[in-house]
Context: one part of a larger RNA
Molecule: small-subunit ribosomal RNA, 5' domain
Organism: uncultured Candidatus Berkelbacteria bacterium
């Protein structure tokens, strides 16, 4: 001297970008944060217009049919493993750079190749009935489909088996002939198209492995029985003690095994001439957790924050017989704390699911509000004006200081008040902007609306007076103060720095 996610104390005019529960991964009211498709499909209701029937005061009203819409319930697809949050664990193939997979999957999407034929049992909304305070459940009946299941036919697909070719070598992999077995589909449609299956490639994206790097402690020295290794197996999308049963007796370690502690890792970030020290807030990738513990279901993906199930703690209904919940999502609250914000606007933009599309959802995100918490930039006015007004200090009483500062005159209007115009930002011809009647023009007024903090012994820029009297009291260090204090208080001057100024904590 720089640094900050700071916090305290005095002070506050304005703007533009950032940041903004660092502690209690304690507890949470209340909303909202994941839906969507009617071009898969079955009910219910319903606005509107036609049309037939009944009624009819000829005005209309009812039942039924269609037709184009609209809510709703249910069946089915995709989606809900993605965005968002958190760091609690974890010293670890968690990450991080390098390989590798001849030990692997891969919905969606793009290309290429084939193909889609025929039948069939069900169940839900619905409707009777009945239990329950609720939540919610039981029985019968009836239905549909891109729902589910049977055949059929396929291939370069998948399994076994001959042959025989290239390449690798540890087990193999590609390809190519034959032989045997297996296994496929769904419609719908505005007739444009939008789906469907099986095969291969391609993109992207996930497993899994491997060397190698990075905390502290020996006042932790031994440490291991799936431990090491074979041998058959199960088990996975996949290698493997991953588990299993049997066999052997190994493995690991002073190059720190074992154990304790502290820790999410990296891209970076702070300071440092560097080397090196120290950190991982915000953003970016990667892990990791979603009330504690476990645990499997669907599924191309999960052992799944806002999905089930067991069990525990907590808290809420409860008619006591049962039930219901999970903010480490955005707000917002309660408590801890020195200490961190709005129960806001919007899907116009960028982007994600769904949908042919029109569209819907989206607290992702785009804004905006709050905090001087930061960094940056602008202002609190400019010139003139006196051997120099007053006040206020000083003083050798002669002056000297504040000081061209103020009064005064003249100018400007950045700001600021008020009218009046007003956007990019929209990709897309029409139309479509939360932000925001902002931003930025333009006029008019008028100096008007706007300066503190902290120091003045040395280190360190800047001192003089009174009070006080080892008291009160400063203080980073050295040290001041017991009667002339430039070191404590106050006034004046003076310096520094300024919308900040000082302290106080960490880090270099």
């Nucleotide at each position: 001297g720089g640094a900050u996610g700071a916090a305290c104390g005095c002070u506050g005019g304005c703007g533009g970008c950032a940041u903004g529960u660092c502690u209690a991964a304690g507890g949470c009211a209340u909303g909202c944060a994941a839906g969507u498709c009617g071009a898969u499909u079955g009910a219910u209701u319903u606005u509107u217009u036609a049309g037939u029937g009944g009624c009819u005061u000829c005005g209309g009203u009812u039942a039924c049919u269609a037709a184009c819409g609209g809510a709703u319930c249910a069946a089915g697809g995709c989606a809900a493993a993605c965005g968002g949050g958190u760091g609690c664990g974890u010293a670890a193939c968690a990450c991080a750079u390098u390989g590798g997979u001849a030990a692997u999957c891969u919905a969606c999407c793009u290309c290429c190749g084939a193909c889609a034929c025929g039948g069939g049992c069900a169940u839900a909304a619905u409707u009777a009935g009945c239990c329950g305070a609720a939540a919610g459940g039981c029985u019968g009946a009836a239905u549909a489909a891109u729902a589910c299941c049977c055949g059929a036919u396929g291939g370069u697909c998948u399994c076994a088996g001959u042959a025989a070719u290239a390449c690798a070598u540890a087990u193999g992999u590609a390809a190519u002939a034959u032989u045997g077995a297996g296994u496929a589909a769904a419609g719908c449609u505005c007739a444009g198209g939008c789906a469907g299956u099986c095969g291969g490639a391609g993109a992207g994206g996930a497993g899994c492995c491997u060397a190698u790097g990075g905390c502290c402690u020996a006042u932790c020295a031994g440490c291991u029985a799936g431990u090491u290794g074979g041998u058959a197996g199960u088990g996975u999308a996949a290698g493997a003690g991953a588990c299993u049963a049997c066999c052997a007796a190994g493995g690991c370690u002073a190059c720190g095994a074992c154990g304790g502690g502290u820790a999410g890792c990296g891209g970076g970030u702070g300071u440092g001439a560097g080397a090196g020290c120290a950190c991982g807030g915000c953003c970016c990738g990667c892990c990791u957790c979603a009330c504690u513990g476990g645990g499997a279901c669907u599924g191309a993906g999960a052992c799944a924050c806002g999905g089930c199930c067991c069990a525990g703690a907590c808290a809420c209904c409860u008619a006591c017989g049962g039930g219901u919940g999970g903010c480490u999502g955005c707000a917002g609250u309660c408590a801890a704390g020195a200490a961190u914000c709005u129960u806001c606007c919007g899907c116009a933009a960028u982007g994600g699911c769904c949908g042919c599309a029109a569209g819907g959802c989206u607290g992702a995100c785009g804004g905006a509000g709050c905090a001087a918490u930061g960094c940056c930039g602008c202002g609190u006015g400019c010139a003139g004006g006196a051997u120099g007004a007053a006040c206020c200090c000083c003083u050798u009483c002669g002056g000297g200081g504040u000081g061209u500062a103020a009064a005064c005159u003249g100018c400007u209007u950045u700001u600021c008040u008020u009218c009046g115009g007003g956007a990019c930002g929209a990709a897309u011809c029409c139309g479509u902007g939360a932000c925001g009647g902002u931003a930025c023009c333009g006029a008019a007024g008028g100096a008007a609306u706007a300066a503190g903090c902290c120091a003045c012994u040395g280190c360190u820029a800047a001192u003089c007076u009174c009070g006080u009297g080892c008291c009160a009291g400063c203080a980073g260090c050295a040290g001041c103060g017991g009667u002339a204090a430039u070191a404590c208080g106050a006034g004046a001057g003076u310096g520094g720095c300024a919308a900040g100024c000082g302290u106080u904590a960490u880090c270099c």